[in-house]
Background:
A computed fold for a 120-nucleotide RNA, annotated as FMN riboswitch aptamer (RFN element). Rfam family: FMN riboswitch aptamer (RFN element). Its family is annotated with FMN binding in the Gene Ontology. From the family's description: The RFN element is a highly conserved domain that is found frequently in the 5'-untranslated regions of prokaryotic mRNAs that encode for flavin mononucleotide (FMN) biosynthesis and transport proteins. This element is a metabolite-dependent riboswitch that directly binds FMN in the absence of proteins. In Bacillus subtilis, the riboswitch most likely controls gene expression by causing premature transcription termination within the 5' untranslated region of the ribDEAHT operon and precluding access to the ribosome-binding site of ypaA mRNA.The FMN riboswitch structure, reported in present an FMN-bound six-stem junction, adopts a butterfly-like scaffold, stapled together by opposingly directed but nearly identically folded peripheral domains.
RNA sequence: UGCAAACUUAGGGGCGGGGCGUAAAUCCCCACCGGCGGUUAUAGUCCGCGAGCGCUUUUUGGCGCAUGACGGGGUGGAAUUCCCCGACCGACGGUAUAGUCCGGAUGAAAUAAGGUUUUG
Numbered sequence: 001u002g003c004a005a006a007c008u009u010a011g012g013g014g015c016g017g018g019g020c021g022u023a024a025a026u027c028c029c030c031a032c033c034g035g036c037g038g039u040u041a042u043a044g045u046c047c048g049c050g051a052g053c054g055c056u057u058u059u060u061g062g063c064g065c066a067u068g069a070c071g072g073g074g075u076g077g078a079a080u081u082c083c084c085c086g087a088c089c090g091a092c093g094g095u096a097u098a099g100u101c102c103g104g105a106u107g108a109a110a111u112a113a114g115g116u117u118u119u120g
Base pairs, nucleotide, nucleotide: 002119004117005116007114008113009112010111016030017029018028019027031100032099033090034089035049036048037047038046044088045087052065053064054063055062056061070086071085072084073083074082092103093102094101
């Protein structure tokens, strides 16, 4: 330093104001937020991953289903990632229709860090 095994820890942000209304943090106007890995250069919108649901006695497993959104200009060797402008998107259940409230969830997880053991 590589590989393998089991383990420990960490691991998601945001409704404030106004309008209509019996009732809305859900509608309308404005506001606000942006997980993880990768990528010649920093990404919610590029390439991938995760969260959900169903079936099933390998159940800390396996199989299947579902799974959103960006353009223009500038700089540069290089940027759909930076800067300027204008847009767009956001699971499931509940409730006046929810990215922001409540709930499953003191959960799970992409992944990151760490030491331990085996072996080369």